The part of an RNA shown here (small-subunit ribosomal RNA, 5' domain) has 517 nucleotides and comes from an uncultured bacterium. RNAcentral holds the full RNA, with entries from ENA. Its mean pLDDT, the model's own confidence on a scale to 100, is 84.
[in-house]
Context: one part of a larger RNA
RNA sequence: AACGUUGGCGGCAGGCCUAACACAUGCAAGUCGAACGCUCGUAGCAAUACGAGAGUGGCAGACGGGUGAGUAACACGUGAGUAAUCUGCCCUCGACACUGGGAUAGCCCGGGGAAACCCGGAUUAAUACCGGAUAGCCUUUCGAGCUCUCGAGCUCGUCAGAAAAGAUGGCUUCGGCUUUCGGUUGAGGAGGAGCUUGCGGCGGAUUAGCUUGUUGGUAGGGUAACGGCCCACCAAGGCGACGAUCCGUAGCUGGUCUGAGAGGACAAUCAGCCACACUGGGACUGAGACACGGCCCAGACUCCUACGGGAGGCAGCAGUGGGGAAUCUUGCGCAAUGGGCGAAAGCCUGACGCAGCGACGCCGCGUGAGGGAAGAAGGCCUUCGGGUUGUAAACCUCUUUCAAGAGGGACGAAGCCACUCGGGUUAAUACCCCAGAGGGUGACGGUACCUCCAGAAGAAGCCCCGGCUAACUACGUGCCAGCAGCCGCGGUAAUACGUAGGGGGCAAGCGUUGUCC
Numbered sequence: 001a002a003c004g005u006u007g008g009c010g011g012c013a014g015g016c017c018u019a020a021c022a023c024a025u026g027c028a029a030g031u032c033g034a035a036c037g038c039u040c041g042u043a044g045c046a047a048u049a050c051g052a053g054a055g056u057g058g059c060a061g062a063c064g065g066g067u068g069a070g071u072a073a074c075a076c077g078u079g080a081g082u083a084a085u086c087u088g089c090c091c092u093c094g095a096c097a098c099u100g101g102g103a104u105a106g107c108c109c110g111g112g113g114a115a116a117c118c119c120g121g122a123u124u125a126a127u128a129c130c131g132g133a134u135a136g137c138c139u140u141u142c143g144a145g146c147u148c149u150c151g152a153g154c155u156c157g158u159c160a161g162a163a164a165a166g167a168u169g170g171c172u173u174c175g176g177c178u179u180u181c182g183g184u185u186g187a188g189g190a191g192g193a194g195c196u197u198g199c200g201g202c203g204g205a206u207u208a209g210c211u212u213g214u215u216g217g218u219a220g221g222g223u224a225a226c227g228g229c230c231c232a233c234c235a236a237g238g239c240g241a242c243g244a245u246c247c248g249u250a251g252c253u254g255g256u257c258u259g260a261g262a263g264g265a266c267a268a269u270c271a272g273c274c275a276c277a278c279u280g281g282g283a284c285u286g287a288g289a290c291a292c293g294g295c296c297c298a299g300a301c302u303c304c305u306a307c308g309g310g311a312g313g314c315a316g317c318a319g320u321g322g323g324g325a326a327u328c329u330u331g332c333g334c335a336a337u338g339g340g341c342g343a344a345a346g347c348c349u350g351a352c353g354c355a356g357c358g359a360c361g362c363c364g365c366g367u368g369a370g371g372g373a374a375g376a377a378g379g380c381c382u383u384c385g386g387g388u389u390g391u392a393a394a395c396c397u398c399u400u401u402c403a404a405g406a407g408g409g410a411c412g413a414a415g416c417c418a419c420u421c422g423g424g425u426u427a428a429u430a431c432c433c434c435a436g437a438g439g440g441u442g443a444c445g446g447u448a449c450c451u452c453c454a455g456a457a458g459a460a461g462c463c464c465c466g467g468c469u470a471a472c473u474a475c476g477u478g479c480c481a482g483c484a485g486c487c488g489c490g491g492u493a494a495u496a497c498g499u500a501g502g503g504g505g506c507a508a509g510c511g512u513u514g515u516c517c
Stems, first nucleotide, its partner, number of pairs: 001513005008365005015357001016323001021321003025318003030059003035056002038053006066276003076200007085193003090189007098132004108121005138161002142157007166181002169178003202248003209239003214236005220230002251273004255266004278299005301312004329355001331354003337351001338349004368398004378389004402458001405452004412444001415441003419438003422434003461506005466487003472501005482489002
């Protein structure tokens, strides 16, 4: 874990191990108007202000979340290497940001289609796109010098090549100046990623031979990068009883369980890495993917259709059917932590924080305490005297945890804030800054916790009693019915079956079954 039975409360943790079976419905990735043009709404006479909407553009959608199918492999663990590499956002430092151009979505007009959607015309903007200029650095060619790990690195010179974008607040004498956030190029860092490699960790020899891009070389291509990674030619190699190849099984690890240890077993939760995203294949974009909620093709399946054609992918969170011995709510909230975007306010976030369900587990608490012998009644046993249940009950005196009711009531709020005030900075009353002050911001939450209230009041079961093994009698049954983990019980006095009384053991559990040590 499941099953049987019983069941008062709380805290913490965990909850599809089977069909990587199929999925109705809702939600799970957006955001930016301080990049851009436009449309609409509200207020206003208007200028304008505030808001909403598609679209262009930017960043994010490669994170976060799920699953374990595949994989015996440099997949993982550990150590080493990369003089064979890349790196958006972030940090530090250096140098820049000059001058032009043509489009296009949207909107409008026309058309096609059942729909999904598509076509044509006209027009428009940008931090979108494309020229030219400039080049400290960078890349490339050549030359010189220095260094060592001997193949490169570093320094100097030289030929050629390659950049950019603005927005916003304030002031303005309207020329411009300036704040903040951005833009380009280069060097370094941080964090991340790729690649190579020593060693290590399953079973089978009733699998003994395996291999043709195979093993190596030369020239080339390709990649961020080494490499048969790919290709042409050449050579004929390479691996294997230290187990190749083949077959089976399996995600790996930190760890978890057990054990005195050595070891054995396992890989749930949490964490690191890997792989996968209906099945198979492919690339595009991008710093990063060959991309779960992106694209294309093929296949199976499901759905819509006006039969011409289209749409879809829960191994995200809930939830449904199915399978199964078996595993939960179609809940609340972004208040906290974290993430994306944004200058910010903020928006989004089934990550997450919480609540719900189930004794599934661990832990804690309660179901009362003290007194009470006419040892009551009743039950059971009896040698009929009595024994036992048993201080147990009744009765008396108390207490009130928890649950019920009433009232009070936090921490989690650190921070952030359009706002008001104060201070600093400054040319500035902008912007910006603060151990500032006021005010605002909590899903949980009818919270935790505290107080009051009434009354023992609402709260005990399960298994066992032949030996192992703790706990015995009576009746019923009569090798029957049955029990059973092993030995074994039962055929007329059964402590072993069934029931009762009594007893033993555990206790909100107790037993049974299963798995591991």